Model confidence (mean pLDDT): 83 of 100.
Predicted 3D model of a 1640-nucleotide part of an RNA (large-subunit ribosomal RNA, half A) from Cyanobacteria bacterium MAG CAR1_bin_15.
Its Rfam family is "Bacterial large subunit ribosomal RNA".
The full RNA is in RNAcentral, with records from ENA.
Taxonomically the source falls in Cyanobacteriota (Bacteria, Bacillati).
Context: one part of a larger RNA
RNA sequence: GGCUCACGGUGAAUACCUUGGCACGUAGAGGCGAUGAAGGACGUGACUACCUGCGAUAAGUCUCGGGGAGCGGGAAGUAAGCUUUGAUCCGGGAAUUUCCGAAUGGGGCAACCCUGGGGUAACCCAACGGCUAGCUAAAUCCAUAGGCUAGUUCGAGUCAACCCAGCAAACUGAAACAUCUUAGUAGCUGGAGGAAAAGAAAGUAAAAACGACUCCCUUAGUAGCGGCGAGCGAAGCGGGAUCAGCCUAAACCAAUCAUUUCGAUGAUUGGGGUUGUGGGACAGCAACGUGGACCAGGAAUUCUAGAAGAAGCGUUUGAAUGACGCACCAUAGAGGGUGAUAGUCCCGUACUCGAAAGAUGAACUGGCCUAGCUGUAUCCCGAGUAGCACGGAGCACGUGAAAUUCCGUGUGAAUCUGCGAGGACCACCUCGUAAGGCUAAGUACUACUGCGUGACCGAUAGCGUACAGUACCGCGAGGGAAAGGUGAAAAGAACCCCAGGAGGGGAGUGAAACAGAACAUGAAACCGUGAGCCUACAAGCAAUGGGAGCCCGACUAAUCGGGUGACCGUGUGCCUGUUGAAGAAUGAGCCGGCGACUUAUAGGCACUGGCAGGUUAAGAGGAUAAUCUCGGAGCCACAGCGAAAGCGAGUCUGAAUAGGGCGAUAGUCAGUGUUUAUAGACCCGAACCCGGGUGAUCUAACCAUGGACAGGAUGAAGCUUGGGUGACACCAAGUGAAGGUCCGAACCGACUGAUGUUGAAAAAUCAGCGGAUGAGCUGUGGUUAGGGGUGAAAUGCCAAUCGAACCCGGAGCUAGCUGGUUCUCCCCGAAAUACAUUGAGGUGUAGCGUCUAGUGCUUAAGCAGAGGGGUAAAGCCACCGUUUCGGUGCGGGCUGCGAGAGCGGUACCAAAUCGAGACGAACUCUGAAUACUCUGUGUGUAACUAGGCAGUCAGACUGUGAGGGAUAAGCUUCAUGGUCAAGAGGGAAACAGCCCAGACCGCCAGCUAAGGUCCUUGAGUCACUACUAAGUGGUAAAGGAGGUAAGAUUGCAUAGACAACCAGGAGGUUUGCCUGGAAGCAGCCAUCCUCGAAGGAGUGCGUAAUAGCUCACUGGUCGAGCGAUCUUGCGCCGAAAAUGAACGGGACUAAGUAGUGUACCGAAGCUGCGGAUUCUUUGAAUGGUAGGGGAGCGUUCUAUGUGGAUUGAAGCGUUAGCGAAAGCGGACGUGGACUGCAUAGAAGUGAGAAUGUCGGCUUGAGUAGCGAAAACAUAGGUGAGAAUCCUAUGCCCCGAAACCCUAAGGGUUCCUCUGUCAAGCUCGUCUGCAGAGGGUUAGUCAGGACCUAAGGCGAGGCCGAAAGGCGUAGUCGAUGGAUAACAGGUCAACAUUCCUGUACUGGUUGCUGUUUGGGCAGGUGGACGGAGAAGGCUAAGCGAUCCGGAUGUUGGUUACCGGUUCAAACGUUCAAGGCUUUGAAGAGCGGUGAAAACGCUCUGAGCUAAGGCGUGAGUACGAGUUCUUACGAGAGCGAAGUCGCUGAUGUCAUGCUUCCUAGAAAAGACCUUAGUCCGUUAAGCAGCAGCUACCUGUACCCGAAACCGACACAGGUAGGGUAGUAGAGUAUACUAAGGGGCGC
Repeated sequence: GGCUCACGGUGAAUACCUUGGCACGUAGAGGCGAUGAAGGACGUGACUACCUGCGAUAAGUCUCGGGGAGCGGGAAGUAAGCUUUGAUCCGGGAAUUUCCGAAUGGGGCAACCCUGGGGUAACCCAACGGCUAGCUAAAUCCAUAGGCUAGUUCGAGUCAACCCAGCAAACUGAAACAUCUUAGUAGCUGGAGGAAAAGAAAGUAAAAACGACUCCCUUAGUAGCGGCGAGCGAAGCGGGAUCAGCCUAAACCAAUCAUUUCGAUGAUUGGGGUUGUGGGACAGCAACGUGGACCAGGAAUUCUAGAAGAAGCGUUUGAAUGACGCACCAUAGAGGGUGAUAGUCCCGUACUCGAAAGAUGAACUGGCCUAGCUGUAUCCCGAGUAGCACGGAGCACGUGAAAUUCCGUGUGAAUCUGCGAGGACCACCUCGUAAGGCUAAGUACUACUGCGUGACCGAUAGCGUACAGUACCGCGAGGGAAAGGUGAAAAGAACCCCAGGAGGGGAGUGAAACAGAACAUGAAACCGUGAGCCUACAAGCAAUGGGAGCCCGACUAAUCGGGUGACCGUGUGCCUGUUGAAGAAUGAGCCGGCGACUUAUAGGCACUGGCAGGUUAAGAGGAUAAUCUCGGAGCCACAGCGAAAGCGAGUCUGAAUAGGGCGAUAGUCAGUGUUUAUAGACCCGAACCCGGGUGAUCUAACCAUGGACAGGAUGAAGCUUGGGUGACACCAAGUGAAGGUCCGAACCGACUGAUGUUGAAAAAUCAGCGGAUGAGCUGUGGUUAGGGGUGAAAUGCCAAUCGAACCCGGAGCUAGCUGGUUCUCCCCGAAAUACAUUGAGGUGUAGCGUCUAGUGCUUAAGCAGAGGGGUAAAGCCACCGUUUCGGUGCGGGCUGCGAGAGCGGUACCAAAUCGAGACGAACUCUGAAUACUCUGUGUGUAACUAGGCAGUCAGACUGUGAGGGAUAAGCUUCAUGGUCAAGAGGGAAACAGCCCAGACCGCCAGCUAAGGUCCUUGAGUCACUACUAAGUGGUAAAGGAGGUAAGAUUGCAUAGACAACCAGGAGGUUUGCCUGGAAGCAGCCAUCCUCGAAGGAGUGCGUAAUAGCUCACUGGUCGAGCGAUCUUGCGCCGAAAAUGAACGGGACUAAGUAGUGUACCGAAGCUGCGGAUUCUUUGAAUGGUAGGGGAGCGUUCUAUGUGGAUUGAAGCGUUAGCGAAAGCGGACGUGGACUGCAUAGAAGUGAGAAUGUCGGCUUGAGUAGCGAAAACAUAGGUGAGAAUCCUAUGCCCCGAAACCCUAAGGGUUCCUCUGUCAAGCUCGUCUGCAGAGGGUUAGUCAGGACCUAAGGCGAGGCCGAAAGGCGUAGUCGAUGGAUAACAGGUCAACAUUCCUGUACUGGUUGCUGUUUGGGCAGGUGGACGGAGAAGGCUAAGCGAUCCGGAUGUUGGUUACCGGUUCAAACGUUCAAGGCUUUGAAGAGCGGUGAAAACGCUCUGAGCUAAGGCGUGAGUACGAGUUCUUACGAGAGCGAAGUCGCUGAUGUCAUGCUUCCUAGAAAAGACCUUAGUCCGUUAAGCAGCAGCUACCUGUACCCGAAACCGACACAGGUAGGGUAGUAGAGUAUACUAAGGGGCGC
């Protein structure tokens, strides 16, 4: 370390439970609101964070009823209290009811701020619109519009679905798409009600009629509409539900008013009148009843609290309701509770009874409204209407022949002898009477209330929520969880022990504590502890078959069982998807839960059942725990044929009586199964499209208003001076200070490199880099919004999202695509092809499968017979085409002669023809084998027919025949067999497709196939004949070779071959030529002769050329065979690749190769024995993917029947039983309350995979990391414990910051005490953590009670389908204008706020003085840019003097500390400066005018201003020193308190100079003698004195550990102050004050 067992931990499954949900039924209610709603904020308790209740009368007040003993909400605890004088509690009625919200006095960032009027006060009133009334009153005389005032139980806002109306999509379907569809749907908007809408015929019909509307059934998927595609789709009749009808306009009459041309007309009111066999007016006659949907009163009833209500004990048990024993009640045996299962214990239930108050409300009474008949002359009967034209919409109806209805534009009738309709239109006929209005019931819906039900769920389920729209996320719209169970009762563990605590051990409670609060049951993954066996020479899906050894057991058991497992054989996971997967193709870390073919309607088919014609639908009645009875409308069938008229067991065609076609009676209604269609339709999955909203806190641009830019450099124009010119020009110097100028910090940016890349950081750090007075940067407030914005333009940016943001909805879009799809067994069993296809990975039909029924001529292989063919082969004197050589050679080319005609030549091309030879898929004079057709035979789980249900349309290799390719491919395309696919077994080492062979199950039986028989490894070291020597066998070619064996042909040879040895190999001649030379041997030509046995004008080596050595050839020695060519068997070389690998290995000379023979092994084949199932049964069959068919197991719930259970149910764990399987039992343990079996029924009914989903737990791993390298160390203290806390000392770091203040933002983080579970990247005694308590004080600071900018809202108004948009008067809105306080002290924590001192502003009162004022109206002013230069002053700093202290010491020196004081007011013969003689202040005049202002004239010097000094102001502060101390602090004393230098970016200064881009508004403030209103008992101003002054913020952080970045995050964050030395400097370096050492 492995396996097993036992015991634990973790974890939450399972089973049980339910406070909560889901779906319905029934009854009610169907609103609430200016008498202030819905919904909230804030309060309210003795103590109170949350929920609930309530509202300053605040867990409540009053009253009327009920009720009858305790109450004081959830919710404990302590305390105060209330209650039989009736509390708490329940019900009716009343009171109170803060603030926001329609929100309504004005405003506003909802829950806040600020006003006016009345009133002594409490308190009340004050929005807008409508309506009513009154007053007033323009253009414009009367009048009207308009304005003002009063009254008003009027409106508004909200709310789930249903309803009506306006506007109105897209995805989608059509396999694309545009008409069409989705769909008038989703959505937005307006409006109403308890219902809404519709509605009493200008109707529907058709020769018959009906009689408002609405809803249901049916008609009917019909008639129709329709790229006549996809699809859309009525109506009348009929059957039902419910029923209900009315009022006006007009004619005519009357009254009043107005007008009047006096004829009348008009308006208002009343009477009259309301219809289609036309009615009414009019004329005449008659009548007082009937009905009502209206109003008021109103008994019973019902509702809103309630009352009463029968009957049981004993034993067992922790507890009885169970069991046993003996009883009782029942108009009550519904249900719930009680310590287990209760008619008789409790609450209840059946039956019966009950209301002061409120609601409901029939009869009845009263009021109100309501009718007839006859006649006909005249009159009336709904006008910019009906109709028509054009353009549209809606009707089922898409413009169509398109009626009917509605809208827009234009045109435009009739009045009963009229008009409309009946699907264009016309005629006839029939029906109706438009252009005004009202109208219950039947119908739709359920946010809400009461009661009830469930073959609905039971904590991953059921609503998202049993606990919540909470926590949390997002700027926002919006999104949105997880989380139940101690016990009967807290009896919740007193006390002791270990321990800082946590935790644990005893004791005790309890039936049980392995029920102990992390609490019932308590599975698995995962983590442990103990024991038995095994494991350190052995390689692999880890099992399986065999099996030694060791150990163990006794309630499923004797032919005993269990644990471990040395060693041997065999053996490449699962799923998906594929031709093919161990695949290095997909998916899964593991375990547990959840997780996918459903439902409705309509068809097809099959089966079962009823009836023989079948059957009801809506609805009605009854019942309601019980599915019964009516209802015949309608549907299918009963008769067909034909286009139809029509005829009819026939009919059509046809001249036909012919022929032919189609016909000549069994169905129907339910249930179940299966399949199709329509619906999301098996589940999960897009990217998109469209609608309505939310976003400019990021970023882009713009608008308004503010802010910031150290320091240094350069030196434009202009000007001055000098020179210069006739005069300019020009030159020089100076002055000057321009610039999208230069260098360079802050600031803004982002060119390079490195680091970082599970970061410190979802874009940074470090080192460099660019701009840095500008087209620049930045704060605050605002504007622009999604096919839109913005864009110095990159398709950039619009909240970490951009070729069209985000959120929600249409929506379960669609997906011919991918993935997944859950128990068992039995029977059969494919396809990867054809055709078509915007078709090619899809689909349809056929083919092939299966199931059911039928037919019985039929059929496959095989056999027999009969056929046609033009393939293989073959052929080319048989055609066509190709083709090589030769002969003859038309014709042509070239060429000779010729003046030409022409005559010749030809080593050129070549027709045709002859001879020889070679070919053909698209050649055939020929021509098979097979195949195919027909006939006969063939009786087979064959074939065919009909119907239901499919799957298949990617195929692969191998043999054969072919095409393409290269007669390449594990290539590709066909044809034809086989196998795999979907096929296991044996062989080929291993190896889908090759060889053998088709697995129902078992056997320690036998025989064979392919292939084998030395070992591995079952079987011959078998027999015989040869070959091979190469390990050939056990990879390969051209080519090469005296390998070897066999065969054939031919030559030489005793007249001496072949080989070897000895000898010769000569002369002409160095042949000639050529050459420098060439002599056999560089090269060219020729290649003869002689001597000889033989010897080349030379085979090779060699030389400069010779020479030299050889060869051919000849003789001798030797003595028998020696050569050459061809064929065949087996071998050899040719033979180089990357880890060592080409007999499977050992090895083999056979155990190789060829041949012959014989024996054996060898499979899931065949046989034998046993068993199972099916069928066509002495027998046969049973491999199987897609797929078809059949039979079962199990889960949850229901019904009926029947059982079990505290003497222990379900669940969970263990275990040697049973069944062919899914599965089913028994026993034991745990557990502590439910649960089986049988027969039927209903389904949320079976998981291992979906990068599934939720939870838990591993692995990685004690690994990476612990977030700036500014740095720590020592001692002491505290404490259970100290690197980390406190104190002290030393060291180090920042110091234009890492310091101080403030805006925004945050919101208690501030201070003190206590604590240490979590947070803090370690620790922790500490903390920005947890708990408790405390802390923020303003007339002057900031904001409001003041103002306005951009911009917002916006009375009236204008515009717009609606929602709404714009905008005047106004009203808001700071980032700006206006505006009065300073110094010191003080708390643990605040101070310009408290205290001390000294001031100022407004209001008010009194007194004094003085004046005429105040409002409207008019005006001034406020009031403004950039840059630059020079000067004054101050802050600040430095130096010195002076003072004090300590040390040494007394002489001075060195070093250290301190040296300060506001505002206002007054004074100043202090004052730099600025404006001003180019005229301050003043006076007069002038035009318009009231004046100021402005202009002119006169006179002639003022106006303004920082700062300094003095007072304030020395009982203040102050180094130091003394005393006390609980070490935190407290009390007292207290010196000096001057001068000089440097010097700002502050201030004078909103000044001055200069430039062009020409640089807010309003109020406060001030002025005004004309006009007008008010006022003199008033008002203003000045002085003095007194009194008075509202609301909000105020703690703390603020370059950060408290803000924005998910973090105690190396990032970001506007403004003010900011010292010293060196330095130009806010650079840089080192330091001060101050703050830190970065939480391993």